[in-house]
RNA sequence: AUCCCGGUGGCCUAAUGGAUAAGGCGUUGGCCUCCUAAGCCGGGGACAGUGGGUUCGAGUCCCAUCUGGGGUG
Numbered sequence: 001a002u003c004c005c006g007g008u009g010g011c012c013u014a015a016u017g018g019a020u021a022a023g024g025c026g027u028u029g030g031c032c033u034c035c036u037a038a039g040c041c042g043g044g045g046a047c048a049g050u051g052g053g054u055u056c057g058a059g060u061c062c063c064a065u066c067u068g069g070g071g072u073g
Base pairs, nucleotide, nucleotide: 001072002071003070004069005068006067007066010025011024012023013022018056027043028042029041030040031039049065050064051063052062053061
């Protein structure tokens, strides 16, 4: 330099261009227990790396750019 893959709650990971962005762990309140753990019930928390574009509608498609990993030279 060029090509490929990724970037979504604190962490890990989903989501045919269309419903309120889903789940696990963690966190938090409660139940249970002598207490703790385990178990059970509930709550809070992400506008999607950034900026544009296409579209009635974008996490998803296009462009630019940042960043992590890998291939080629």
This is a predicted structure of a 73-nucleotide RNA (transfer RNA) from Ornithorhynchus anatinus. Its mean pLDDT, the model's own confidence on a scale to 100, is 81. Rfam family: tRNA. Gene Ontology term of the family: triplet codon-amino acid adaptor activity. It is recorded under the gene name tRNA-Arg-CCT-4-1. The sequence is in RNAcentral, with records from GtRNAdb and Rfam.